[in-house]
The RNA shown here (FMN riboswitch aptamer (RFN element)) has 119 nucleotides and comes from a mouse gut metagenome. The prediction has a mean pLDDT of 83. It matches the Rfam family "FMN riboswitch aptamer (RFN element)". A reference for the family is Winkler et al. (2002), "An mRNA structure that controls gene expression by binding FMN", Proc Natl Acad Sci U S A.
RNA sequence: UCUUUGGGGCGGGGUGAAAUUCCCCACCGGUGGUUAUAGUCCACGAAGGUUACGCGUUUUUGCAUAACCCCGAACGGGUGAAAUUCCCGUACCGACGGUACAGUCCGGAUGUUAAAAGA
Numbered sequence: 001u002c003u004u005u006g007g008g009g010c011g012g013g014g015u016g017a018a019a020u021u022c023c024c025c026a027c028c029g030g031u032g033g034u035u036a037u038a039g040u041c042c043a044c045g046a047a048g049g050u051u052a053c054g055c056g057u058u059u060u061u062g063c064a065u066a067a068c069c070c071c072g073a074a075c076g077g078g079u080g081a082a083a084u085u086c087c088c089g090u091a092c093c094g095a096c097g098g099u100a101c102a103g104u105c106c107g108g109a110u111g112u113u114a115a116a117a118g119a
């Protein structure tokens, strides 16, 4: 430098005119690190925002780059040399737009990206 890969999950019941959105139960967990395996530790990425610079433009917005802002949630016990990572128990968290209020549906997205593998 190029190529490839690179996110999972609503099943049952209830209410209702209408809900995979509410209520009860259920289900899911990106990437690297860490004496020992992590959704909840440390860091990174995605979403949203601001500013700067450049390009395009119907003069208002679009695109690219960079910097910055923002960015959720775990405790107790056990084993052990070592675990907020394993085992037991009980909890908790999940962008924006749409729609009867959404981690799980539809959409931006045949997108973007941390990163991994190969040449």
Stems, first nucleotide, its partner, number of pairs: 001119005011025004026104002028094002030044004039092002048069005054063003074090005096107003
RNAcentral holds the sequence, with entries from MGnify.